[in-house]
Molecule: small-subunit ribosomal RNA
Organism: uncultured bacterium
RNA sequence: GAGUUUGAUCCUGGCUCAGGAUGAACGCUGGCGGCGUGCUUAACACAUGCAAGUCGAACGAAGCACUUUUGAUUGAUCCUUCGGGUGAUUGAUGAGGUGACUGAGUGGCGGACGGGUGAGUAACGCGUGGGCAACCUGCCUUGUACAGGGGGACAACAGUUGGAAACGACUGCUAAUACCGCAUAAGCGCACAGCUUCGCAUGAAGCAGUGUGAAAAACUCCGGUGGUACAAGAUGGGCCCGCGUUGGAUUAGCUAGUUGGUGGGGUAACGGCCUACCAAGGCGACGAUCCAUAGCCGACCUGAGAGGGUGACCGGCCACAUUGGGACUGAGACACGGCCCAAACUCCUACGGGAGGCAGCAGUGGGGAAUAUUGCACAAUGGGCGCAAGCCUGAUGCAGCGACGCCGCGUGAGCGAAGAAGUAUUUCGGUAUGUAAAGCUCUAUCAGCAGGGAAGAAAAUGACGGUACCUGACUAAGAAGCUCCGGCUAAAUACGUGCCAGCAGCCGCGGUAAUACGUAUGGAGCAAGCGUUAUCCGGAUUUACUGGGUGUAAAGGGAGCGUAGACGGAUUUGCAAGUCUGAUGUGAAAGCCUGGGGCUCAACCCCGGAACUGCAUUGGAAACUGCAGAUCUUGAGUGCCGGAGAGGUAAGCGGAAUCCUAGUGUAGCGGUGAAAUGCGUAGAUAUUAGGAGGAACACCAGUGGCGAAGGCGGCUUACUGGACGGUAACUGACGUUGAGGCUCGAAAGCGUGGGGAGCAACAGGAUUAGAUACCCUGGUAGUCCACGCGGUAAACGAUGAUUACUAGGUGUUGGGCAGCAAAGCUGUUCGGUGCCGCAGCAAACGCAAUAAGUAAUCCACCUGGGGAGUACGUUCGCAAGAAUGAAACUCAAAGGAAUUGACGGGGACCCGCACAAGCGGUGGAGCAUGUGGUUUAAUUCGAAGCAACGCGAAGAACCUUACCAAGUCUUGACAUCCCGGUGACCGGACAGUAAUGUGUCCUUUUCUUCGGAACACCGGUGACAGGUGGUGCAUGGUUGUCGUCAGCUCGUGUCGUGAGAUGUUGGGUUCAGUCCCGCAACGAGCGCAACCCCUAUCUUCAGUAGCCAGCAUUUAGGAUGGGCACUCUGGAGAGACUGCCAGGGAUAACCUGGAGGAAGGUGGGGAUGACGUCAAAUCAUCAUGCCCCUUAUGACUUGGGCUACACACGUGCUACAAUGGCGUAAACAAAGGGAAGCGAGCCUGCGAGGGGGAGCAAAUCUCAAAAACACGCUCCCAGUUCGGACUGCAGUCUGCAACUCGACUGCACGAAGCUGGAAUCGCUAGUAAUCGCGAAUCAGAAUGUCGCGGUGAAUACGUUCCCGGGUCUUGUACACAC
Repeated sequence: GAGUUUGAUCCUGGCUCAGGAUGAACGCUGGCGGCGUGCUUAACACAUGCAAGUCGAACGAAGCACUUUUGAUUGAUCCUUCGGGUGAUUGAUGAGGUGACUGAGUGGCGGACGGGUGAGUAACGCGUGGGCAACCUGCCUUGUACAGGGGGACAACAGUUGGAAACGACUGCUAAUACCGCAUAAGCGCACAGCUUCGCAUGAAGCAGUGUGAAAAACUCCGGUGGUACAAGAUGGGCCCGCGUUGGAUUAGCUAGUUGGUGGGGUAACGGCCUACCAAGGCGACGAUCCAUAGCCGACCUGAGAGGGUGACCGGCCACAUUGGGACUGAGACACGGCCCAAACUCCUACGGGAGGCAGCAGUGGGGAAUAUUGCACAAUGGGCGCAAGCCUGAUGCAGCGACGCCGCGUGAGCGAAGAAGUAUUUCGGUAUGUAAAGCUCUAUCAGCAGGGAAGAAAAUGACGGUACCUGACUAAGAAGCUCCGGCUAAAUACGUGCCAGCAGCCGCGGUAAUACGUAUGGAGCAAGCGUUAUCCGGAUUUACUGGGUGUAAAGGGAGCGUAGACGGAUUUGCAAGUCUGAUGUGAAAGCCUGGGGCUCAACCCCGGAACUGCAUUGGAAACUGCAGAUCUUGAGUGCCGGAGAGGUAAGCGGAAUCCUAGUGUAGCGGUGAAAUGCGUAGAUAUUAGGAGGAACACCAGUGGCGAAGGCGGCUUACUGGACGGUAACUGACGUUGAGGCUCGAAAGCGUGGGGAGCAACAGGAUUAGAUACCCUGGUAGUCCACGCGGUAAACGAUGAUUACUAGGUGUUGGGCAGCAAAGCUGUUCGGUGCCGCAGCAAACGCAAUAAGUAAUCCACCUGGGGAGUACGUUCGCAAGAAUGAAACUCAAAGGAAUUGACGGGGACCCGCACAAGCGGUGGAGCAUGUGGUUUAAUUCGAAGCAACGCGAAGAACCUUACCAAGUCUUGACAUCCCGGUGACCGGACAGUAAUGUGUCCUUUUCUUCGGAACACCGGUGACAGGUGGUGCAUGGUUGUCGUCAGCUCGUGUCGUGAGAUGUUGGGUUCAGUCCCGCAACGAGCGCAACCCCUAUCUUCAGUAGCCAGCAUUUAGGAUGGGCACUCUGGAGAGACUGCCAGGGAUAACCUGGAGGAAGGUGGGGAUGACGUCAAAUCAUCAUGCCCCUUAUGACUUGGGCUACACACGUGCUACAAUGGCGUAAACAAAGGGAAGCGAGCCUGCGAGGGGGAGCAAAUCUCAAAAACACGCUCCCAGUUCGGACUGCAGUCUGCAACUCGACUGCACGAAGCUGGAAUCGCUAGUAAUCGCGAAUCAGAAUGUCGCGGUGAAUACGUUCCCGGGUCUUGUACACAC
């Protein structure tokens, strides 16, 4: 910085991500090199080998090799005087010598270093800075002095002997630089008593004196090497001290050698280090003791820093060496590869005894997610011994293994479009992969092959290593993967799957069109690696020192007093602890940073610098803090004067209500929305009189008063606390806050004892679906008092205490001062208590001198929600319980404030046939029609509250038809393309079938360049046709509904951090967001209204098929001439606009009344339907994505079904009758239709009709008769002369065809029904009601639908209520919105 709480917003707040890092591990993959690095777990156990030896120039003896000499033995050859001589050669032995030989022993030095590990340790262990006047120091350096002369042993060795072994025992011999006396004493140590100088002290140093004590080793090449003593140095150690060094108080007290002293001992040295005695101390809230965890540091990781985390590798210190203890030797150890003891384990054993210690290097087992070779070399660096040569060195230098990390390099480069093939996708055109490949040209870093070949080594000596490096030839060959692609976060499409399989760091994705799962293609990122997991820091200002908060988000202790502590008024002097500054020492090296340099670069390495913010010492400054001294009065306190108050404690007094007793009195009282329980004839309620007891104190009474808070209210008295005003006499900083501590602390509760009039629990009566409640009648603890306990509350202003400062205005309360015209007013001041408001603050709400502002001091508290104020522990309590106070686990939120909606059995206002007032219906009957249900082979499908149900359907006998049964067809009933055939197609005839399908025959084109073409049919092939199959929740279009309700928005501006607000709210008014006024708004758009159509009046023009006033004719019919005046028709106009008057209103808009007018305030009616809501309806009007069927879910035919029927509902028709029925006679319409039509007059039938056909494509003819009404006749209240269902018979019409299943006619039959329960519908005027007429659909078939006119009412006080809607406001834990 981002994601995530919400419809959206701001904030608080947690969770999560992007970065860096690692001794890492796991998954997939893996070319090379350099430099690093590698048991984090079992301080678990270890086979085997190696890791500490060396010196013969300390010593004796032995062996070996060589040599010399001597002696003995053997005795070749030659000579011979045969006596012998010469003596080659051979082996053994003794003695001496030489050796750069060997192992054991005595002796010296080293095994206390180097190497490993981190178990223990919370400590002077470590870090840092000091101290030792309390110490040691082998080897090394410097200086001074010295080394004379003796002695006795013990190993080795020899012999004997024990034991299985390890290992001994005894006797005897022997050397030394091994050991022990003596001498010497410059100097040294010790003791004693002096002097001088110095130190913070114990004391130190120096000088001189007396006494006393202790040394030595030789070797030699003659140069030296080694030895002894002392004094210094250097190095290394020991001890002591200041400061720093994890968490826990749910660990608060710990300690007997403990703290100190004296004497003694011990140590290199101080010291209770040890010991005897004496005293009773010592440590601790500045955290002792106890528990848990941990080696510490330089540094490493991260971070802007401050910090946080870590303590692998490298370096310093410490500790440890199987576990525990102990000392010895030594300069140094209480000793990793030494000793002793104990323990565990392992091994050997002859069972009697012995041996061992990988946390050295390799290696093994085990544990574990996990960590390497039983390698080479001492060549270099260093260490031990040695005079040295040299020996030893798993220290070290190298190599091996591991992508474990960092760094570097490569896997090719250029050209190359037919944009190949393949793959993916596609709207089928293309697009992408993609110059990518192929192809052509070029190069050789790495790897491979061959040749040369270092530095590291100052003379020799090279494990690494034929390594690094250089050169040559050769081939694009041998060398790319991993993760991701919904947002955060760079990168998308297809298919599969269908809340399945799965993904996921958080939000979340998946329920049939998944950019989120799996695969593919493409893309993005990093790259010999890439992801995941784990851990740390960061982001996280989310523990806040830098750098947070606490009114409502988590968070102020219930309040006061006060201890420690923290902080503290004015003036002045001194000191210098803090502070500031300079210098010095130290702050190891490595690392980090920086300037250079070396490996081809880099990583890595080397050199220089800076830094190490620290500590200590020292010189200086003196403002501030501190400390010490002196002074002051303004903070604080005291004194004096004054008034206010439900402040506290105790005692006394008062009236009302309740109860008891008595009188009067009689039938109810009481109670509620209405009642009942209850009380009352045994006398209530009411009323009068008397009495009892307890509790609480009406009015006054007030965001008035008092108190620290809790709290305090009748009146009087006594005692008593505090605050306030005035004054300025006194003290002189005495102050503020306050962890622990102490005290107070509502109500309920507990204990003991009193008291008890009214009220929890409980009982009863009501209410209710229930009513453990609200209402009523009763009623116990407790409430009251006294004394104790308890210690909590929404103990709240949800706001800790104190101090100072920072605009105003207006109330109220207690005082003071000043002025004035004085029951008062005005101004001012101190203390309290409210409201409004500026700056400022705040997330906003809001706070605002009584701060939540600006500052200061002190205390308390908070760190996501839940678990939980729970558990355990402890303290307190008689108990109830209180205080303190977690974790596991779980969620991605929980929360605050404000916004817009929606909702409310919230409020205000307004409207609507919404109610009310009326008229007529439905619901009851019969029938018609639709729906549900049931049935069925099928009863095709859809519509479902209003807004489905006489709806789609303006008309199902076949058709329609989508359904069912049976029978047929498969390029198809319909469209396009291709091939072949025919000349047709059409028409006619026949056969056959239930019917279609099927078969046979007859008839027969146009153009032509004669090839053929056009057209049509038949046959064939495959592309395809076809689907009323699914999804209206994938869609378009259309429609319903709220609703013809008055609303819905935008631009600019303004306000608000923002969502948003304003405008559109307010005052009036209107049918209306209609208009006016006002206003941080000004304008505009879609709606309203108007413009359009019909209708009501008039004018004008026109006058046939319409009309006929006047004129003429007449068959008496506007029939004819004629006329267009009237009616009417159809064109064009006029008219109505609150224009005029009066009143009201705000001088407005507008309203009320009036005049005139055919019509008056929108004249009446229609069309016209804003932004949007309901995933509303429709895939079956149509169109359409995707899915599905393809000899069938397509197409054709016949018959059936959609018309079924215990039932339920909706919508209608006809009625139940006299405002009526029937019959006779007789008036008055409008609007429509008509050619496959309307059909007159005439004839015929009782009639429906039939025959016949004039006229009319219609202001001409026709359907066509209007009916109710009106006149007079009859019926007389009945199941009727009402009503007409149902049924029988006989017919008519339409139509291929009226059985399922049409309409109508005549005669006969004559059912239910006598005005309809709960409930419910329509309508405000030419309306309801009532009466008939027409049309569409249609062969026929309306009680339905859509239209037309005739007759023609009643009522509306009004808006309380029901329903719906609109505006404003309010509450909200709702937003898929009650």